[in-house]
RNA sequence: CUCUUAUCGAGAAAGGCUGAGGGAACAGGCCCAAUGACGCCUUGGCAACCGCCCAUUUGGGAAAGGUGCUAAUUCCUGCCCUUUAAUUAGGGAAAGAUGAGAG
Numbered sequence: 001c002u003c004u005u006a007u008c009g010a011g012a013a014a015g016g017c018u019g020a021g022g023g024a025a026c027a028g029g030c031c032c033a034a035u036g037a038c039g040c041c042u043u044g045g046c047a048a049c050c051g052c053c054c055a056u057u058u059g060g061g062a063a064a065g066g067u068g069c070u071a072a073u074u075c076c077u078g079c080c081c082u083u084u085a086a087u088u089a090g091g092g093a094a095a096g097a098u099g100a101g102a103g
Stems, first nucleotide, its partner, number of pairs: 001103008013043005021032003026078004044070003049066002052061003074095001079092004
C1' cells in the first nucleotide's frame, strides 16, 4: 500500500514546549483558534478490538499487556432511494478512521 471483516449516536483532561492556522482530501456550510487552537512531549483518563479470566455457545468479568481514543454523530452535506410545502425527515452507498486477519 491492497484485500477481507467488525465497529463508528456513548465515554474520557491537566501541565510543559511551540506559535498560526485547524476540523483527512476537494467544494459548500458550520465550528475551534493569540483567553494560544493544530502539532509534539509528560502524566492522567475513557473504551474494551486483540490478548487475559470464568462460563460455554456466543454470555459475564478485570484492566497488568498490544493497539486505539480523549470538541462538535466520522461536525454536517455532496451519490442513490423514499419522503416533505421545503433547501423537511428517514434509509442506503461512497469516502474516511480504528481493530483483527491475510497478501

The RNA shown here (SAM riboswitch aptamer (S box leader)) has 103 nucleotides and comes from a Bacteroidota bacterium. The coordinates come from a structure-prediction model, not an experiment, and the mean pLDDT is 86. Taxonomically the source falls in Bacteroidota (Bacteria, Pseudomonadati).